The RNA shown here (small-subunit ribosomal RNA) has 1466 nucleotides and comes from an uncultured prokaryote.

[in-house]
RNA sequence: AGAGUUUGAUCCUGGCUCAGGAUGAACGCUAGCGGCAGGCCUAACACAUGCAAGUCGAGGGGUAACAUUGGAGCUUGCUUCCGCUGACGACCGGCGCACGGGUGAGUAACGCGUAUACAACCUACCUAUAUCAGGGGGAUAGCCCGUGGAAACGGGGAUUAAUACUCCAUAGUAUCACAAUUUCGCAUGUUAUUGUGAUUAAAGUUCGGUGGUAAAAGAUGGGCAUGCGUAAGAUUAGCUAGUUGGUAAGGUAAUGGCUUACCAAGGCUACGAUCUUUAGGGGGCCUGAGAGGGUGGUCCCCCACACUGGUACUGAGACACGGACCAGACUCCUACGGGAGGCAGCAGUGAGGAAUAUUGGUCAAUGGACGAAAGUCUGAACCAGCCAUGCCGCGUGAAGGAAGAAGGUGUUAUGCAUCGUAAACUUCUUUUACAUAGGAAGAAACUUCUCUACGUGUAGAGAACUGACGGUACUAUGUGAAUAAGGACCGGCUAACUCCGUGCCAGCAGCCGCGGUAAUACGGAGGGUCCAAGCGUUAUCCGGAUUUAUUGGGUUUAAAGGGUCCGUAGGCGGAUUUUUAAGUCAGUGGUGAAAGCCUGCAGCUCAACUGCAGAACUGCCAUUGAUACUGGAAAUCUUGAGUAUAUUUGAAGUGGGCGGAAUGUGUCAUGUAGCGGUGAAAUGCAUAGAUAUGACACAGAACACCGAUUGCGAAGGCAGCUCACUAAACUAUAACUGACGCUGAGGGACGAAAGCGUGGGGAGCGAACAGGAUUAGAUACCCUGGUAGUCCACGCCGUAAACGAUCAUCACUCGCUGUUGGCGAUACACAGUCAGCGGCCAAGCGAAAGCAUUAAGUGAUGCACCUGGGGAGUACGCCGGCAACGGUGAAACUCAAAGGAAUUGACGGGGGCCCGCACAAGCGGUGGAGCAUGUGGUUUAAUUCGAUGAUACGCGAGGAACCUUACCAGGGCUUAAAUGUAGUAUGACCGGCUUGGAAACAGGCCUUCUCUUCGGAGCAGAUUACAAGGUGCUGCAUGGUUGUCGUCAGCUCGUGCCGUGAGGUGUUGGGUUAAGUCCCGCAACGAGCGCAACCCCUAUUCUUAGUUGCCAGCGGUUCGGCCGGGGACUCUAAGAAGACUGCCAGCGCAAGCUGAGAGGAAGGUGGGGACGACGUCAGGUCAGUAUGGCCCUUACGCCUAGGGCUGCACACGUACUACAAUGCCCAGCACAAUGAGAACCAAGACCGCGAGGUGGAGGAAAUCUAUAAAACUGGGCCCAGUUCGGAUUGGAGGCUGCAACUCGCCUCCAUGAAGUCGGAAUCGCUAGUAAUGCCGUAUCAGCUACGACGGCGUGAAUACGUUCCCGGGUCUUGUACACACCGCCCGUCACAUCAUGGAAGCCGGUCGCACCCGAAGUAUAUGCGCAGGUGAGGCUGGUAACUGGGAUGAAGUCGUAACAAGGUAA
Repeated sequence: AGAGUUUGAUCCUGGCUCAGGAUGAACGCUAGCGGCAGGCCUAACACAUGCAAGUCGAGGGGUAACAUUGGAGCUUGCUUCCGCUGACGACCGGCGCACGGGUGAGUAACGCGUAUACAACCUACCUAUAUCAGGGGGAUAGCCCGUGGAAACGGGGAUUAAUACUCCAUAGUAUCACAAUUUCGCAUGUUAUUGUGAUUAAAGUUCGGUGGUAAAAGAUGGGCAUGCGUAAGAUUAGCUAGUUGGUAAGGUAAUGGCUUACCAAGGCUACGAUCUUUAGGGGGCCUGAGAGGGUGGUCCCCCACACUGGUACUGAGACACGGACCAGACUCCUACGGGAGGCAGCAGUGAGGAAUAUUGGUCAAUGGACGAAAGUCUGAACCAGCCAUGCCGCGUGAAGGAAGAAGGUGUUAUGCAUCGUAAACUUCUUUUACAUAGGAAGAAACUUCUCUACGUGUAGAGAACUGACGGUACUAUGUGAAUAAGGACCGGCUAACUCCGUGCCAGCAGCCGCGGUAAUACGGAGGGUCCAAGCGUUAUCCGGAUUUAUUGGGUUUAAAGGGUCCGUAGGCGGAUUUUUAAGUCAGUGGUGAAAGCCUGCAGCUCAACUGCAGAACUGCCAUUGAUACUGGAAAUCUUGAGUAUAUUUGAAGUGGGCGGAAUGUGUCAUGUAGCGGUGAAAUGCAUAGAUAUGACACAGAACACCGAUUGCGAAGGCAGCUCACUAAACUAUAACUGACGCUGAGGGACGAAAGCGUGGGGAGCGAACAGGAUUAGAUACCCUGGUAGUCCACGCCGUAAACGAUCAUCACUCGCUGUUGGCGAUACACAGUCAGCGGCCAAGCGAAAGCAUUAAGUGAUGCACCUGGGGAGUACGCCGGCAACGGUGAAACUCAAAGGAAUUGACGGGGGCCCGCACAAGCGGUGGAGCAUGUGGUUUAAUUCGAUGAUACGCGAGGAACCUUACCAGGGCUUAAAUGUAGUAUGACCGGCUUGGAAACAGGCCUUCUCUUCGGAGCAGAUUACAAGGUGCUGCAUGGUUGUCGUCAGCUCGUGCCGUGAGGUGUUGGGUUAAGUCCCGCAACGAGCGCAACCCCUAUUCUUAGUUGCCAGCGGUUCGGCCGGGGACUCUAAGAAGACUGCCAGCGCAAGCUGAGAGGAAGGUGGGGACGACGUCAGGUCAGUAUGGCCCUUACGCCUAGGGCUGCACACGUACUACAAUGCCCAGCACAAUGAGAACCAAGACCGCGAGGUGGAGGAAAUCUAUAAAACUGGGCCCAGUUCGGAUUGGAGGCUGCAACUCGCCUCCAUGAAGUCGGAAUCGCUAGUAAUGCCGUAUCAGCUACGACGGCGUGAAUACGUUCCCGGGUCUUGUACACACCGCCCGUCACAUCAUGGAAGCCGGUCGCACCCGAAGUAUAUGCGCAGGUGAGGCUGGUAACUGGGAUGAAGUCGUAACAAGGUAA
């Protein structure tokens, strides 16, 4: 000293939380010792028992108990007598009991603190002065006698003493009164001196002293008064009758309304009276850098209290903790008649509580009371006991020791890492512990004895006596590592990480937040970190928090400037001079208790602790001085302010008059069928004549153009013209006054719209309302009407996003530019000047946006306001208002955010530009039918699994009868199928036959190795061991691969620059392109991944080559390039050329574009393919394979036969075939390419109507194998359910295969269904494309292929264009979105919980008031007075049927209000 947390990220504002310190603490776990300190914070609740205040015989009468001496008796250790003695119960008397000890209920007060004052006072004991002490008297307790009562406690008689009581005398430096003189003081007053009247004493004695009395003084202790300081609430604003003052009297130690009588009417209060709530105050203590904040336990000072309330007595002192009286509550005793008591003393008990100790020892020390003293008493005190409650100290060992042991844990697991030099082991030490022995200081006195000095006493010296703690501290010796470590934490903040378990469960959590199958956050373990006899948690306080800001904050948009002005109190205030000295500053004096804090030194072994000394105590008071500034007083000045004079200006205000346009209405006229209104309509108006047009009349309201970042006003606000009245501002002059000023809590006035009251007015507009539409609904938006209102007068209301979201005033601070009103000037010129209204910008400021002489800059003064969001501008109370409502204005509870500005995206039923078979223009389909196939659904023992918007659905599957196969129901197997390695034994295995069985499998019979260098090797199965297996789960743990956006033109980086930063720039802009393609410009300059190109196919040509391909020419021919031959051509396959806007014209700076241009096979990317940026969808796939983790192991593995994946009311997708004549059928006839072929393709030939069969030339292929079809030619059909269409079904066959029943394909014959071009809607395609025709291939025994992938043939139509739909790119804009519009989010209702308001009432607490009554007590008063009773009230709390809103709560209902132009801007 900071950190975490709002966001996708950023800066700011702002709250919440944490790290620190502390405690009279408590709780959890743990615990070796000692020192020092502390220990009922709650019930000022109730208390059993013991103790806590007595003492003096040297005051007195005396002798109950004990003891001694003496006497008597005898039982010889007992009884009795004597106050003689030591002593002493009870009694009289003296002193003490008012101290010490406890507690904090009350008290907001002269209670406390501090500083003064008493000229208004008291003070026992003590000190130093110093007066006097003469003489009398009467009682009383005790004791004795008898008596009442249960007791407590009395009452009666007789007798007696005193330092008890009392009388007389003596006395003044005392008290009072009067008079005179005098000192001093702020006043009342007071000091000193003088003269006259009332008041005191006691004994004892050894005659020292001690005690008494009067006086005055000191000291000590108190009393009273005053200044200043001393909690919160204004939702407490008025309080007060002894109240304020005076006079007189009383009372007190003393002043005083302290009390009484009379008189006056005062006194306090916004600088907070009164009331309410809370509270003992201070020194100090904790925290803090300090200023402050919190607190008042222990120790010290003060106060208050002593069961509750009241009262006095005694006394120097009390209205008295362990005294009295009365009342009350409570407890106890009782013989029922009466009595007793007060732990907030020390222990202790119960209760309360989270919680706080022993019914201990001693007066040895310190202190206190009494005493002459010895001494007695002392729960004060000193000690001990209990408690880790705190602070401090010590210890639990030290050195060596690697086989880095075992074991645990982890792991990439034959191994390694870690616990860990840790242990074992060796050596050493002995604090502590235990044992034994010794053993303090604290003790000095008092007292006694002796001695010295002087006068029997005092002073000094010496000796003796006295220790609770305690045989304690401490010391020595011995033994032996021996007796001694835990707690919390380990996601970030915050030091410390892994495994297992769990699976939004259990749980954690101070904040953020963890946990939904790989949790460093839960629980356990290993390891680690931090502290340590403690460690954590909880509670509270300060700090961090500059988050109440004096030091040290803010108010345009984050919370926050009052709607505006005037103005009271208050605050602040121009220049000069003089004076004063209140503020201010300096010196000095007093005080600021001690303890504590700080510094130094010292004592306990150190420390804590303690002692001594110093400093400090920032304060208050007094006094002396200084005089710059502020204040007070006096005087002067003119620049602030005001006045005067002279113009000027304006929608400034109030009242009156006048005007035209428009609208509406009325009348008349013209005129005819519609008008009006909307997105489209309808309601409405109109043949009874509307709308439209013209004329006239009337009414009310508002004033077009001018008109404008114009002007005026304090704000609200003000607009036709004109008159009257009123106000203001500016300018000029510098004539007058001379600080007269600024701000402004309360207060007053003004104050839009709406609203209210009374009376008018009412054209248009127009809440409410009605109707028509829209809509799922439409209590809205739109339309037709329409009341209040809008207008006027008067009176209320008093609020607005009353905004510049920016208080008023003054001063200062770069510029540019426009404009309004003046001045200067002859001027329409002008660097001028004053006052306004605007724009842009510098410095500066600001979180930024922005502000910027009209400040949000720099300063000054005054006022107002803010302190997280919600609850809430709500509730209650009060004030105002006719009401509506306004002003003032909380809390409980709840959240960890709410918010401002800016950034990047995404989105918009925002905008601009652009593209795409996106639309449009076309062609053909789908959606209707039948069938095929896939999916959903349903069914099932199973219908295995996955894909399932675009981006699943003829998809994985390029081929499910068995197999496949993963599914189902059976039957079986368990190291188990295959393979490998190593070992063992065997010589077979195979094969054949056979039994059971559905098979697998189980069993039986037969047969039975090879080679050899004889060492062995090979092979085969068997067996053993080790490695299994899983289409089980997780594609949200993964690799790989793939779909989509999208072949869209984008996505980024380095350096620089800009910005506090996120980020921006570059990549935007102007053009251009298919393209971030290129050009130009530019704080950017470059670069990368993408685009394009490079690759392949295809279109043209050339070169080379010429078999299996070709055949122009020549020859042959069986007429087939068949043969000889040929390379010309086609073709094949290698190389090359070719296209680049290169050329031309136009346009353009350029890039480039345009041109049926030239040339060219091809022209502007020639066509097609492969190729897919950064990334998105946690897209798909664990069932292709791989793979982490989890799960199963006589099963979720494996084998087997059968079934299922094909089931069928349905729904959807994708295809096929059709519905026919551009067609179908028959016949004839022509032209391909790709590709495949050995368990294969198969020619020719023969058989069969055919599928096919027999058979087999040829072909591992440019050689052999395969009818291309549509087309074309000819014929038929003649528009029909047909010569269309072919489903379905029957029959007969063929092929594959172990096997076609479930469940294959094909052929023939027969049968001949639906269907006549397809609703809403929807798909593909821009040229060799669509459409259409056939062919081939993979898979494959066969096939569901009408699928998929290829090939070739025939071969169109259309595109004006970019408004709209969809998708995309880019720039910009808005945003409350950022899992990003499939977003966010509002309100009612329903449910649950919580706190709270109202409320008929009910129950308390408290406070005074009035009346009645009145104990004890009290100058003995008809008075006052505790408690009690009655009554009406104030304040406050609890509770309550019912009721109001509020808050919170994973998945409720209804709508869609807000955020985008949020779909009607809010």

The coordinates come from a structure-prediction model, not an experiment, and the mean pLDDT is 82. The RNAcentral record of the sequence draws on ENA.